[in-house]
RNA sequence: GGGUGAGUAACGCGUGGGUAAUUUACCUUCAAGUUGGGGACAACUCCGAGAAAUCGGGGCUAAUACCGAAUAAGACUACAGUUCCGCAUGGAGCAGUAGGAAAAGAUGGGGAUCCGCAAGGACCUAUCACUUGGAGAUAAGCCUGCGUCCUAUCAGCUAGUUGGUGAGGUAACGGCCCACCAAGGCUUUUGACGGGUAGCUGGUCUGAGAGGAUGGUCAGCCACACUGGGACUGAGACACUGCCCAGACUCCUACGGGAGGCUGCAGUCGAGGAUAUUUUGCAAUGGGCGAAAGCCUGACAAUGCGACGCCGCGUGAGCGAUGAAGGCCUUCGGGUCGUAAAGCUCUGUUACAUGGGACGAAGAAUCUAGAGGUGAAUAAUCUUUAGGUUUUGACGGUACCGUGAAAGAAAGCCACGGCUAACUCCGUGCCAGCAGCCGCGGUAAUACGGAGGUGGCAAGCGUUGUUCGGAUUUAUUGGGUGUAAAGGGCGUGUAGGUGUCUCGAUAAGUCAUUUGUGAAAUCCCUUGGCUUAACCAAGGAACUGCAUUUGAAACUGUCGAGAUUGAGUAUGGAAGGGGAGAAUGGAAUUCCCGGUGUAAGGGUGAAAUCUGUAGAUAUCGGGAGGAACACCGAUAGCGAAGGCGAUUCUCUGGUCCAAUACUGACACUGAGGCGCGAAAGCUAGGGGAGCAAACAGGAUUAGAUACCCUGGUAGUCCUAGCCGUAAACGAUGGGCACUAGGUGUGGGUCCUUUAUGGAUCCGUGCCGCAGCUAACGCAUUAAGUGCCCCACCUGGGGAGUACGGUCGCAAGGCUGAAACUCAAAGAAAUUGACGGGGACCCGCACAAGCGGUGGAGCAUGUGGUUUAAUACGACGCUACGCGUGGAACCUUACCAAGGCUUGACAUGCAAGUAGUAGUGAACUGAAAGGGGAACGAUCCCGCAAGGGAAGCUUGCACAGGUGUUGCAUGGCUGUCGUCAGCUCGUGUCGUGAGAUGUUGGGUUAAGUCCCGCAACGAGCGCAACCAUUGUUCUUAGUUGCUAUCUGCUUAUGGUAGAGCACUCUAAGGAGACUGCCUCGGUUAACGAGGAGGAAGGUGAUGAUGACGUCAAGUCAGUACGGCCCUUAUGCCUUGGGCUACACACGUGCUACAAUGGCCUGUACAAAGGGUUAUGCAAGAUCGUGAGAUGGAGCUAAUCCCAAAAACCAGGCCCCAGUUCAGAUUGAAGGCUGCAAUUCGCCUUCAUGAAGUUGGAAUCGCUAGUAAGCGUGGAUCAGCCACGCCGCGCUGAAUACGUUCCCGGGUCUUGUACACACCGCCCGUCAAGUCACCUGAGUCAAGUGCACCCGAAGAUAUUGACCCAACUUCGCAAGAAGAGGGAGGUAUCGAAGGUGUGUUUGGUAAGGGGGACUAAGUCGUAACAAGGUA
Repeated sequence: GGGUGAGUAACGCGUGGGUAAUUUACCUUCAAGUUGGGGACAACUCCGAGAAAUCGGGGCUAAUACCGAAUAAGACUACAGUUCCGCAUGGAGCAGUAGGAAAAGAUGGGGAUCCGCAAGGACCUAUCACUUGGAGAUAAGCCUGCGUCCUAUCAGCUAGUUGGUGAGGUAACGGCCCACCAAGGCUUUUGACGGGUAGCUGGUCUGAGAGGAUGGUCAGCCACACUGGGACUGAGACACUGCCCAGACUCCUACGGGAGGCUGCAGUCGAGGAUAUUUUGCAAUGGGCGAAAGCCUGACAAUGCGACGCCGCGUGAGCGAUGAAGGCCUUCGGGUCGUAAAGCUCUGUUACAUGGGACGAAGAAUCUAGAGGUGAAUAAUCUUUAGGUUUUGACGGUACCGUGAAAGAAAGCCACGGCUAACUCCGUGCCAGCAGCCGCGGUAAUACGGAGGUGGCAAGCGUUGUUCGGAUUUAUUGGGUGUAAAGGGCGUGUAGGUGUCUCGAUAAGUCAUUUGUGAAAUCCCUUGGCUUAACCAAGGAACUGCAUUUGAAACUGUCGAGAUUGAGUAUGGAAGGGGAGAAUGGAAUUCCCGGUGUAAGGGUGAAAUCUGUAGAUAUCGGGAGGAACACCGAUAGCGAAGGCGAUUCUCUGGUCCAAUACUGACACUGAGGCGCGAAAGCUAGGGGAGCAAACAGGAUUAGAUACCCUGGUAGUCCUAGCCGUAAACGAUGGGCACUAGGUGUGGGUCCUUUAUGGAUCCGUGCCGCAGCUAACGCAUUAAGUGCCCCACCUGGGGAGUACGGUCGCAAGGCUGAAACUCAAAGAAAUUGACGGGGACCCGCACAAGCGGUGGAGCAUGUGGUUUAAUACGACGCUACGCGUGGAACCUUACCAAGGCUUGACAUGCAAGUAGUAGUGAACUGAAAGGGGAACGAUCCCGCAAGGGAAGCUUGCACAGGUGUUGCAUGGCUGUCGUCAGCUCGUGUCGUGAGAUGUUGGGUUAAGUCCCGCAACGAGCGCAACCAUUGUUCUUAGUUGCUAUCUGCUUAUGGUAGAGCACUCUAAGGAGACUGCCUCGGUUAACGAGGAGGAAGGUGAUGAUGACGUCAAGUCAGUACGGCCCUUAUGCCUUGGGCUACACACGUGCUACAAUGGCCUGUACAAAGGGUUAUGCAAGAUCGUGAGAUGGAGCUAAUCCCAAAAACCAGGCCCCAGUUCAGAUUGAAGGCUGCAAUUCGCCUUCAUGAAGUUGGAAUCGCUAGUAAGCGUGGAUCAGCCACGCCGCGCUGAAUACGUUCCCGGGUCUUGUACACACCGCCCGUCAAGUCACCUGAGUCAAGUGCACCCGAAGAUAUUGACCCAACUUCGCAAGAAGAGGGAGGUAUCGAAGGUGUGUUUGGUAAGGGGGACUAAGUCGUAACAAGGUA
């Protein structure tokens, strides 16, 4: 150089300083040197050990290796001296004395001189190297200000710890290390110590910015190199590819012992959602060594792989409408894909083929010539200029350029319900699935899946993950706290924060300026280079910071001097349930004693438990005891809050007012701290009348562990001490200042014109402007406008829980999470709806009456049951005598059986058909059906031939369906309700939903009308217009009428004529409008009464039904979308069923009788109906009768049905299961009809059931009504009709009144409801799932302390071991010394071991609560007065 980010919260990093406390190899420069000697050891060789790694021994040898000696300018050390300087220690110089300490040669050239046989050497010279020192440059060390994550559920930490002295050590300061001494040091909120996490920065992403997140590539710094420890060498390391030791792991082994460290480049394995070539080259750049050539370089330059990112380009361009085919849709006309395609004419990027072909190369070596330096030198060498020669490319035959051919080879992904650009069909049917949020899917899905179409982006597209933004949703810029989350329960006060006026000083903050720095790259701007761009380069700006210089002095700070307005003190007054202690008082409750007195008392919705004849309650007198203090008493007073209420005394705190004097900022707030702090509760001791948790009993209730009642213990009271919480609330922290008023009230003072007066200060209420607020509301007592300080909040639940800490005797308090879960929770206001809330009003709603139902029998409908089938629908009011206004067949839809298949019915097409259509015998069959003898036609065109129509047969389209969906629909209908309401336009108010109008005062049947009013108008409803009825007039008189007249007659009459007066009929008018009078009322609307009138206040009745509600009813009346069936879910036929029958309910009829029944006689209606196929039918006759025979009349004001009945008159019955009632049954008949058994109606005779007025409950009706009586009609052959729809006759009673029940309207109030009270919703229990807490323990990791063992190494020390250089002795051998080494010992010391703490995590029987989960259990706690606020 290259790699990595494990560790590190640290002077590690960043930034700015310091080093007078330092070092720095190579490099530059300056100065001085380079003298003269010595002894070894590798390699090598011989021997030996070992498997190997390697090691031991003997011998030889060189050096720029090693060791003495000489010299010493300067350096260093010691001593004493001097000059200058600084920042405390000190620093820089000058001169002197003493001391110890250096070195090495190599290469090139050379004329004299010397040596040498020669080569060569000495010598000279050049270059390089070597030694000492000064300076520089570079690099590094150390110190330091500031900055640098989360956690207080970490609050105290620390013994080398803090300092001193001395010694050691280092390049250097220093507890860096050691000995001794002292007992300090750090931190207190500016967060020590501990825990967690993390390499730091330039930068990067985002953002308007401030910020937030991040630190990959590139660059700077740091740290690390298998894990831990250690030193050696060196200028530099405690050293990635060095050494030693310990440990884990891997490998080799002959088992004795050894080897290793890819977080270098490639590559392998593993893990994983996931990340590349065991490539080329030193050509360039850079580095190391070398004099150079050169060598080394997985640094680096290139290349390969990967859409991983950024950028650029292409997949063609023009013309082309039979708008082809095909797909999809369709209202079946068409539309769309779509000029898109095909087709024609072009172009040539990329890819392909082929030819040419780079930049990147600068240098280097060498030669020649010139100049210059050194030199004695024209040797040599160095520098430089010019020229020549030789030579260097991995990428790469790449970039680039030319040519050729060819539209040929090149488009996908996502989305289409809203947010959000883009729509239809099919499939599916709360299934399958989608989903970022809201949410889609339960048979018509633009939301699922597919298709067509469309939109978006594009070599990409979509998803996932992450970060910032939006989010003013942590708010410095830039939020809040009355009710949404949020003001501490209140005070006192420490630290802190903030702080009046004047003068002076200062210059810390502040502002300006200077200089340095803020590395480069990045971002930005301007240019330039690659064809463009990405990319790259140059210049500029910027780097908002830090330090520094010089100034300024307003503001803040600091210092000094003053001031008085903030604050306080003194003086004089004042009010007060302020506090503490002591004493005293009366009323009342209870108890005790005594008297009087007798049967009850008490209590409740009603009762009972309870007390009382053993004398209660009641009443009178006396006594005891405890607690609380009526009236005064008041949105009045006092206190910081909690709170304080009889009276007096003692002690004591605070406040207010007035006027002067004094102090001189002494002030405000206040984290921690300290104190006070209702009720309940606790401890100890007293006390205990009343009240009263718990508890007991009585009630209530389905239950009633409650509400109510009778009792009753803690407690409530006192003393002493704890507790420390409340909806401790004004749900509103404290202080100061400012900002319209009005009106009460408490305490002072002042003024005057002395009053119900005014001014002012301090309190306490109400109303209200500006302003604020989401609104409600607040509003000088702010929630307004500002400043200062404190506390608190950040979606709901989990949870004020768990764990930890702390306080407490306990109960428990304070502090206070997370997992998980939901898409809301919440505030205020609005419109509705609702209330066992309020006010007003209405209705046969109640009440007052009349008659019923519910009991009986029968009829009828429904449920249930049964059945082959008992067809379907309707289900509170608003289904149940309803659809059905006519089920024996038919109807008929149901069941059984038998049949048909283009069909019982419609339309079209094709083919066929001539004894064709039609009629249709025999035979078969239950019928349908099958079968076919026989008879036997028609229309149009055309001269004719013939064609066509109709029919039939066959086939194809299709018919058909009472099959399904009324929750796909139309239409119609019911209901609230004939209730008086429902809306709109414009305006106004409100942020808005909305309000106003429409509310209010009156009045009405009415939102009817009047008055008022920020409303003014209008619409749908109301009313009126319409019909019927009540009076009258006109017109018209037949079939109606008959007063008068006439004729006839059986003579109160009938009939005919004349007649139209009357009745009546049916057309048109009139009439009634509170018009008139009186009174009331607001002069109004209107009301009460009256007159007149046939009718009077809507005359009566009907028709008429607002906006809407109930997914109300109906697909079976018809219509209609979708789905389903198609030899059947269609069609025909016979028979059966819809009529069953233990039972239950609804609606009716008939009765139970005397206001009646029966018999006889007799009177009075209205409205209807009646014959083109067979009606209504008279008189007459027959029959007891139903009815029959027969048929006049009538197509209807003519005839008929038709008798009206109750009523009335007379008679009988005489209170009974009857002369009531009529069911049931028997017999005999009649009628309709093809048919009467299942299953019709009627008649006669006989039979003669239940039933004697109906429990709880419940229905209708207010006048020609109820009730009673009959009568007609539809449907219809007949009829189960006692039903329904009409008609008339007779004809009542009662309404005090609105308390209550039901329904409705208006206003108001509360609401947690809005599917709207049949609402919402709570808790236990049971089931499932999930996460969490605890838990006897157990496992793992981290870490503290104590002790044990103690490697390597360093330091110290050491003996009887070993040793060439130097010294001494010795002729020498050798000896001794100096010095060194191995070894030993000691200290420190990693890993390891033992013990004991602590922290974190995993796991665990069991225990605990929590959250969630369509339809579980029990109750009903909350929301309305929620039924006990």
Molecule: small-subunit ribosomal RNA
Organism: metagenome